[in-house]
């Protein structure tokens, strides 16, 4: 350099080939239980989806060039 894959909450994962306020488990924080803490139930809060244009009524999802990282090939 040059192809191909990935990037979504604090971690790890969804989102049915464009349609609702982006979903869940663990993590955290508050309740209840405990003599305290763990387990457990129960609620809460947290990602405008790597950033930045387009295309549409409508974009994680199409497209474009860019940042990360990953694998092949020179």
């Nucleotide at each position: 350099g040059c192809a191909c894959c990935c990037g979504u909450a604090g971690c790890u994962u969804a989102a049915u080939u464009g349609g609702a306020u982006a979903a869940a488990g663990c993590a955290u924080u508050a309740g209840u239980u405990u003599c305290c803490g763990g387990a457990a139930c129960u609620a809460a809060a947290g990602a405008c989806u790597g950033a930045g244009g387009g295309u549409u009524c409508g974009a994680u999802u199409c497209c474009c060039a860019c940042c990360g990282g990953g694998u092949g090939c020179g």
Molecule: transfer RNA
Organism: Candidatus Dojkabacteria bacterium